[in-house]
Context: one part of a larger RNA
RNA sequence: GAACGAACGUUAGCGGCGCGCCUAACACAUGCAAGUCGCACGAGAAAGGGCUUCGGCCCCGGUACAGUGGCGCACGGGUGAGUAACACGUAGAUAAUCUUCCCUCGGGUGGUGGAUAACUCUCCGAAAGGAGAGCUAAUACAGCAUGAGACCACGGCUCCCCUGGAGCUGCGGCCAAAGCAGGCCUCUAUACAUAAGCUUGCGCCUGAGGAUGAGUCUGCGGCCCAUCAGCUAGUUGGUAGGGUAAUGGCCUACCAAGGCUAAGACGGGUAGCUGGUCUGAGAGGAUGAACAGCCACACUGGAACUGAGACACGGUCCAGACUCCUACGGGAGGCAGCAGUGGGAAUCUUGCGCAAUGGGCGAAAGCCUGACGCAGCGACGCCGCGUGAGCGAUGAAGGCCUUCGGGUUGUAAAGCUCUGUGGGGAGGAAAGAAUAAGGGUUGGCUAAUAUCCAACUUGAUGACGGUACCUCCUUAGCAAGCACCGGCUAACUCUGUGCCAGCAGCCGCGGUAAGACAGAGGGUGCAAACGUUGUUC
Repeated sequence: GAACGAACGUUAGCGGCGCGCCUAACACAUGCAAGUCGCACGAGAAAGGGCUUCGGCCCCGGUACAGUGGCGCACGGGUGAGUAACACGUAGAUAAUCUUCCCUCGGGUGGUGGAUAACUCUCCGAAAGGAGAGCUAAUACAGCAUGAGACCACGGCUCCCCUGGAGCUGCGGCCAAAGCAGGCCUCUAUACAUAAGCUUGCGCCUGAGGAUGAGUCUGCGGCCCAUCAGCUAGUUGGUAGGGUAAUGGCCUACCAAGGCUAAGACGGGUAGCUGGUCUGAGAGGAUGAACAGCCACACUGGAACUGAGACACGGUCCAGACUCCUACGGGAGGCAGCAGUGGGAAUCUUGCGCAAUGGGCGAAAGCCUGACGCAGCGACGCCGCGUGAGCGAUGAAGGCCUUCGGGUUGUAAAGCUCUGUGGGGAGGAAAGAAUAAGGGUUGGCUAAUAUCCAACUUGAUGACGGUACCUCCUUAGCAAGCACCGGCUAACUCUGUGCCAGCAGCCGCGGUAAGACAGAGGGUGCAAACGUUGUUC
């Protein structure tokens, strides 16, 4: 000199864009943060309104709340405790692998059965919750049929990037499925309209390919200590088996005695890693807030279940610590989600909205979304603007200094002429919105001018916010401080004090003329900031 997620002191007008628990991965009151689907399924209110023959019926309404079932809850959001490791970065390998939803292509979707929740009844419990009996449905569950292909075992042949790859082929074995909704009458039947049927859409099963995501392995790279020098028995390798989506001591049995190490093993300390950030001419040094990628964690430790995916932040089980409820028998909880409380030198609102972007579910309308978009608070940072502009010498008054002549404050003020950013008042007023449902036109599927699908066109919706912005009016009126002035280092005198009081980054000032202390006048620097402290280069 530069920088900061800063803090403290004095001061403070406005705006834009960012940033804001670095400490206690400490403990947490309260509210919200993951639901959705009735076009999978059975059941189904109350209140309210209307009618009434007072029995009831209709609308709300097959609505609400529950339940079975499906999908999601493994994303998004937080934190950096652990980790010196294939955790990360980079370059590769997978002939050793998986991949819900999505896209493309091929094939199929036949038939049957038994339950169970909800519900009703009975019972236990303070509660959380639970037990028994009875009834019922499904795209829930379980068999059967079919089997192209997939998979498994044993053979044969060809190719290859030759460990378990690709293709052809033979004999066996094994394995599927679910319906729902809309529309129509061309064909058949009753001859109306419906059923079988046809058709459209969404599903379901199976196979191949893609895309995306993930698992595993390898080369190289990036901290300190040798006052850590030897470490190692599942250890190193083999065989066989188990396990996994998959290789592998990953695990087990047996066999062998190996494996690592001064190119630093092992041990200890510290630490999430990276793109980047800060500094520097660079080399380098320091760092890893915000944003982005990866990893790890979710009160502490352990474990599995479900699932395409978890060993799962707002799931389950066990143990522990802590807190809470209890009828003492037993139960409930997990903010390192968003707000908020205590703690701390220090770091915000228990705000608004799903209008936009994105996500989940749904055919859709839509619902949910503390992701996100906004607003609030904070000079915490960066940037921009203003606090007026021009003229104005009797160089006014006052202050300060003085050699008493004057000098300086100083064009500064006053005064005259203007302007109106910010502030105040009045009026107007956005972009961010693309489209959805519905309507219209055209095309496609089809027996069909129906339905459905596609394109074009038309057509709701704004939290911010009456905000930004624009126009008019108003008055120089409401808006400047902080540090320093001995040298380094830009800036000097007077008074007070008298090695006292004090200053100080270093050198050093102060003991009666202090440019270094304190005050004043003047000056210098920066400026809505200026200094101090801390940290890095």
This is a predicted structure of a 537-nucleotide part of an RNA (small-subunit ribosomal RNA, 5' domain) from a metagenome. Its mean pLDDT, the model's own confidence on a scale to 100, is 83. Its Rfam family is "Bacterial small subunit ribosomal RNA".